Predicted 3D model of RNase P RNA and transfer RNA as a complex of 449 nucleotides. The coordinates come from a structure-prediction model, not an experiment, and the mean pLDDT is 78. It holds a member of the Rfam family "Bacterial RNase P class A". By type it is a ribozyme.

């Protein structure tokens, strides 16, 4: 001193003056007016999961569907979160990973290529076995026959090499053979089995044995283990105000389906058509709540003390100006270590919490590595 | 606020379930046929399959995030 890398935390501040919205007091008696508290976020967004709470039968069997998928833990639950074990990147501090099963089954694997999964053989190698040159030798010489070497054919051996592909049935070597071939042996790499040793477990170590090699894809069906009733606060309830009902289909609800269960004999659902209201208040916000402390656990988190109260609107309040300070950027402008101007991220509650994922000018602390310099 | 639904040349639309060269109709441009247009025949052009990542040898298609549109509940 430069490059990273994790985790936490902030998201101007301080005052004047005008303005909104809700509780609490007072006046006032119609929604007015006075003091007075309190009044947006890390992500309030996106609605991807997961609950509370509210109907439907405080929610049943059973099929179907629908979700998760390493371990062990944490929580109201979770697809979250911690701590680990695998596998992949990086030197390295860390980082990602929908990370069960492909000798349960079935599909599929374009193109190319001999062949894409039961294994087979296109080219090539080799054996015979026949036909037809060709060379050399011999003979009883217009022909025979011996050995050599080509070439076509018709049988069989083979998987060394050849080349395609994302992917080609275990690599290397030495042996062996006509030619090769785990066909045999050493080494390695992978697979199952069995001991043994650590771990709670996923797993890791090690030894021995066995056939000698078992392609990907489950974010294809699928199998296996868990786990799952469906709406949604415009749930849902009370109260007020209005009113007219005609027509077609269906008995209705929990539910996609069958059981079961509840309601009834009239209400109910649905679909067109006409009318009529569209106002009040509960749910609403004191909560799986925030802070501080000790414990206990590597940690996520828990257990006690103590303390605090911190939005609740309903066309939908939380603003907007002025001044001073600070911070940061500017290819801005002067008389230039400074003045001056300009500009200051992404967004905004609406039943509430727990998480995840996306957007974010900036700026601080803490812990780490790496690489060069001094000492 | 709470639910579902769709994104393929210039328009309208198949293919996505079950991954393997991206079509089809109108439009378009060039040429035939016509004294000349329309119709008609041929022959051609036009596509990051909304975007970004991830799974696979391969992704319009299957997974996840995002962005636009568009419907329904008092």
């Nucleotide at each position: 001193u430069g490059a990273g890398c994790u985790g936490a935390c902030c998201a101007g501040g301080c005052g004047g003056c005008c303005g909104c919205g809700c509780g609490c007091a007072g006046g006032g008696u119609u929604u007015c007016c006075u003091g007075u508290g309190c009044g947006a976020g890390g992500a309030a967004c996106g609605u991807c999961c997961g609950g509370a709470c509210u109907c439907c039968a405080c929610a049943g069997g059973g099929c179907a569907g629908g979700g998760u998928g390493c371990u062990g833990g944490g929580u109201a639950a979770c697809g979250c979160c911690c701590a680990g074990u695998c596998g992949a990147g990086g030197u390295g501090a860390c980082u990602c990973g929908c990370a069960g099963g492909a000798a349960a089954g079935u599909g599929c694997c374009a193109c190319a290529g001999a062949a894409a999964a039961c294994a087979g053989a296109c080219c090539g190698c080799c054996g015979c076995g026949u036909c037809g040159g060709c060379u050399c030798g011999c003979c009883u010489c217009u022909g025979g026959u011996g050995a050599g070497g080509c070439g076509g054919c018709g049988c069989g051996g083979u998987a060394a090499g050849g080349g395609u592909g994302a992917a080609a049935c275990g690599g290397u070597g030495c042996g062996g053979u006509a030619a090769g071939a785990g066909c045999g042996c050493a080494c390695c790499a992978g697979c199952g089995c069995u001991c043994c040793g650590g771990g709670c477990g996923a797993c890791c170590g090690g030894a021995g044995c066995g056939g000698c090699u078992u392609g990907g894809u489950a974010a294809a069906c699928c199998c296996c283990a868990c786990c799952u009733g469906g709406a949604g606060c415009a749930a849902g309830g009370c109260a007020a105000c209005g009113u007219a009902g005609g027509a077609g289909g269906g008995g209705g609800g929990c539910u996609g389906c069958c059981c079961g269960c509840c309601c009834a004999a009239a209400a109910c659902c649905u679909u067109c058509c006409g009318g009529g209201u569209a106002u009040g208040c509960c749910g609403c916000u004191a909560g799986a709540g925030c802070g501080u402390g000790u414990c206990g656990g590597c940690a996520a988190c828990g257990a006690c003390u103590c303390g605090c109260c911190c939005a609740g609107a309903u066309g939908g309040a939380u603003g907007g100006u002025c001044g001073c300070c600070a911070c940061c950027g500017c290819a801005g402008g002067c008389a230039a270590u400074g003045c001056c101007g300009c500009g200051g991220a992404c967004a905004g509650a609406a039943u509430c919490c727990g998480g995840c994922g996306u957007a974010u000018c900036g700026g601080u602390c803490a812990g780490c590595u790496c690489a060069c310099c001094a000492c | 606020g709470c639910c579902g639904g769709a994104g393929u040349g210039g328009c309208g639309c198949a293919g996505u379930c079950u991954g393997g060269u991206a079509g089809c109709g109108c439009a378009g441009a060039c040429g035939a046929c016509u004294u000349g247009u329309a119709a008609u025949c041929g022959u051609c052009a036009g596509g990051u399959c909304g975007u970004c990542g991830g799974u696979u040898c391969g992704a319009a298609u299957c997974c996840g995030a995002c962005c636009u549109c568009c419907g329904g509940c008092u």